[in-house]
Overview
The part of an RNA shown here (small-subunit ribosomal RNA, 5' domain) has 503 nucleotides and comes from Deinococcus sp. Its Rfam family is "Bacterial small subunit ribosomal RNA". Model confidence (mean pLDDT): 85 of 100.

Context: one part of a larger RNA
C1' cells in the first nucleotide's frame, strides 16, 4: 500500500506506482515617468478632444523563473575531488570615463481600397519615440605588427587600424536611466581522476573510427564539423552486444557491518502527443513561442484552417488502488513599475479519504438477595458476574457570550542633504466568528480476529475422511478443545484481520 468487517473526535503530515486522451475555468504579464493612435464608452471641464481614465499599437523588461512528470538515458547522467594560460554571465554592488550634432530615413497603430466562409491576408497613404541608421569625440576596449614577461590565450609597453550613447520627470535630484571599460557577486558552460545493476548462454568491436596538418565554427578547448595525409584506437583490469534504471541528500532495517529503497521535501539532469530544425535573447533550440513531419481531434462554403493539462482542479479510458470544476493574495516569495499598484492554481489555507502517525472519548466512585436470564452441572452447585438494576459524581456533544497571534513593514507625517537612518500616528486578515477563554449542559458509537502445538486463551451442542479448515505441524471415518454455531476466555482497538513488498 489494496481490501473484508466495523468505524465517535480532533493535530499533524500524506494521496494515479497504470508517459493514454482530453470538455470547461483559470495558471505571465506588467510599465502611460518611452511614444502614437482612437473618441463607441465614463468623470471632470477654462467646452479646446484639454485632463483623468478606457481601449489598441510602438517600445521596454520579464516569458529560459516560478510549476508538473521521470518516458529515455548505464552517460561525465549523477555524487565527490580537481582543473579552465580555453569560456559566458541581464538584473545587483564597486570604481574610471562620457551622454555632442535639437543629423537622417523608415513603420505599427490609425485612414482608404481589395481579397478570403474563416483564421487571416495584400495594396495605398499619414506619424512619434528610450525603435532604427549616419557623422564626431576614444578615458578605455578589440584587431594586427615588433618587444618584454610567464603556468598554452597571462601580465606589460610602442605604433596603426576600427569602435559608444536616450531620453524622461512641476520629485529638477547627490533623481531614474544610456554608453563604454576594469573589478566583484551569482548563475552556468567545458575538461579531468575515483565510484555508480544484471547477463560471458554477448568475445571480440572500430571508418570520422585513433592520430596529425590546415581550416570551419563555438563565449569557449576538441572530429564538433571539412580537406588532406598517416593506420591507429578499445578489449578477460570485460571492449562490443543484450537487458533493466533518471542520479543523490536521505529513507526503512540491522548492535555493526551490510541489506533493501530512492514516493513526500531538498540538490541536479531529463523531457513537454512522436520525431527533426533554428529564430529572437545575458540565458532556450523555449510545457501554457515559431517552423516542417507524421499520429490523433475538432471547424469548414472542400479551397483551408485550430488544437497539445507530465500546471490548478476536473472528466473518460486503463487499473487492485490514489482527492474539491473550493477561498484568497492576508503573509513569504516572484514578475513588472519611481511608487500607489497590478498580475501571481508559486504559496498561504480550507475540502475529501482511519491511507499513516499521534492525542482524546465510548464514563468514575458505590452496589449482593451473588436478582431476572443464558451457558453448564456429578442436579448440590459453577459461570457470566460489582457485571447491571439502582444510589451519587463528573459533564464528549451541544448552546449562548466574549474572542486571538499570524501584521508591521512599504506607503504617509516628522527629524534629517537623503527615498541613508530614526521617531510618530493610522490602514489592511483568506484561514474564521476559527483555534481559545467563560458560562449553561446530556451518561453519551464498540468493534474485529482468534482459543491443537508453535502462541496468549475451553467446555457444550451438531457434523462423521461427509461438510469443512490449515502459515508449518496437521486436524475430520460417532465422545472433534484443530470443521460450523453456542457460551465462556485471549489479543488488539477506532480500528482489527488478510493479501502484496522490504530488512
Nucleotide at each position: 500500500a489494496g481490501u473484508c468487517c466495523u468505524g465517535g473526535c480532533g493535530g499533524c503530515g500524506u494521496g494515479c506506482u497504470u508517459a493514454a486522451g482530453c470538455a470547461u475555468g483559470c495558471a505571465a504579464g506588467u510599465c502611460u515617468u518611452u511614444u502614437u493612435g482612437g473618441c463607441c464608452c465614463a468623470u471632470c471641464u477654462u467646452c479646446g478632444a484639454g485632463a483623468u481614465g478606457c481601449c489598441a499599437g510602438u517600445g521596454g523588461c520579464g516569458c529560459a523563473c516560478g510549476g508538473g512528470u521521470g518516458a529515455g538515458u548505464a552517460g561525465c547522467g549523477c555524487g565527490u575531488g580537481a582543473c579552465u594560460g580555453a569560456c559566458c554571465u541581464g538584473c545587483c554592488c564597486c570604481a574610471a570615463a562620457g551622454u555632442c550634432c535639437u543629423c537622417g530615413g523608415a513603420u505599427a497603430a490609425c485612414u482608404g481600397g481589395c481579397u478570403g466562409a474563416a483564421a487571416g491576408g495584400u495594396c495605398a497613404g499619414c506619424u512619434a519615440a528610450u525603435a532604427c541608421g549616419g557623422g564626431a569625440u576614444g578615458u578605455g576596449c578589440a584587431g594586427c605588427a615588433u618587444c618584454c614577461u610567464c603556468g598554452u590565450g597571462u601580465g606589460g609597453a610602442u605604433g596603426u587600424u576600427g569602435u559608444a550613447a536616450a531620453g524622461g520627470c512641476u520629485a529638477u535630484g547627490a533623481c531614474c536611466g544610456c554608453u563604454u571599460u576594469g573589478g566583484g557577486a551569482u548563475g552556468g558552460g567545458g575538461u579531468u581522476g575515483c565510484g555508480u545493476u544484471c547477463c560471458a548462454u554477448c568475445a571480440g568491436c572500430u571508418a570520422g573510427u585513433u592520430g596529425g596538418u590546415g581550416g570551419g565554427g563555438u563565449a569557449a578547448a576538441g572530429g564538433c564539423c571539412c580537406a588532406c595525409c598517416a593506420a591507429g584506437g578499445c578489449g578477460a583490469c570485460g571492449a562490443c552486444g543484450g537487458a533493466u534504471c533518471a542520479c543523490c541528500g536521505g529513507c526503512c532495517u540491522g548492535a555493526g557491518a551490510g541489506g533493501g529503497u530512492g514516493g513526500c521535501c531538498g540538490g541536479u539532469c531529463a523531457c513537454a502527443g512522436g520525431g527533426g530544425c533554428a529564430c529572437u535573447g545575458a540565458g532556450a533550440c523555449a510545457c501554457g513561442g515559431g517552423u516542417c513531419c507524421c499520429a490523433c481531434u475538432c471547424c469548414u462554403a472542400c479551397g483551408g484552417g485550430a488544437g497539445g493539462c507530465a500546471g490548478c482542479a476536473g472528466u473518460u479510458a486503463g487499473g487492485a488502488a490514489u482527492c474539491u470544476u473550493c477561498c484568497c493574495c492576508a503573509a513569504u516569495g516572484g514578475a513588472c513599475g519611481a511608487a500607489a499598484g497590478u498580475c501571481u492554481g508559486a504559496g498561504g489555507g480550507a475540502g475529501c479519504g482511519a491511507c499513516g502517525c499521534c492525542g482524546c472519548g465510548u464514563g468514575a466512585g458505590g452496589g449482593a438477595u451473588g436478582a431476572a436470564g443464558g451457558u453448564u452441572u456429578u442436579c448440590g452447585g459453577a459461570u457470566c458476574g460489582u457485571a447491571a438494576a439502582c444510589c451519587u459524581c463528573u459533564g464528549a456533544a451541544u448552546c449562548u457570550g466574549g474572542g486571538a497571534c499570524g501584521a508591521a513593514a512599504g506607503a504617509c507625517c516628522g527629524c534629517g542633504a537623503a527615498g541613508a537612518g530614526c521617531g510618530g500616528a493610522g490602514a489592511u486578515g483568506a484561514c474564521g466568528g476559527u483555534a481559545c477563554c467563560a458560562g449553561a449542559g446530556u451518561a453519551a458509537u464498540a468493534g474485529c480476529a482468534c482459543c491443537g502445538g508453535c502462541u496468549a486463551a475451553c467446555u457444550c451442542c451438531g457434523u462423521g475422511c461427509c461438510a469443512g479448515c490449515a502459515g508449518c505441524c496437521g486436524c475430520g471415518g460417532u465422545a472433534a478443545u484443530a470443521c460450523g454455531g453456542a457460551g465462556g476466555g485471549u489479543g488488539c482497538a477506532a480500528g482489527c484481520g488478510u493479501u502484496a513488498c522490504c530488512c